[in-house]
RNA sequence: GGGGGUGUAGCUCAGUUGGGAGAGCGCGUCGUUCGCAACGAUGAGGUCGCGAGUUCGAACCUCGUCAUCUCCA
Numbered sequence: 001g002g003g004g005g006u007g008u009a010g011c012u013c014a015g016u017u018g019g020g021a022g023a024g025c026g027c028g029u030c031g032u033u034c035g036c037a038a039c040g041a042u043g044a045g046g047u048c049g050c051g052a053g054u055u056c057g058a059a060c061c062u063c064g065u066c067a068u069c070u071c072c073a
Base pairs, nucleotide, nucleotide: 001072002071003070004069005068006067007066010025011024012023013022019056027043028042029041030040031039049065050064051063052062053061
């Protein structure tokens, strides 16, 4: 330098014939207990890596770019 993969909540990840942003764990509050753990209820937490384009509408399609993994030289 070139090819390919990945990037979504604090962590691990799901979500694509374009239309509701989610799960588990973790965290806060409440209940149960003498207390803790466990369990139950409820809640907070996201510019979907970044920028632009297409579209009535983009996590999803297109282009560029950044990070990381991998292959080739």
Molecule: transfer RNA
Organism: Bacilli bacterium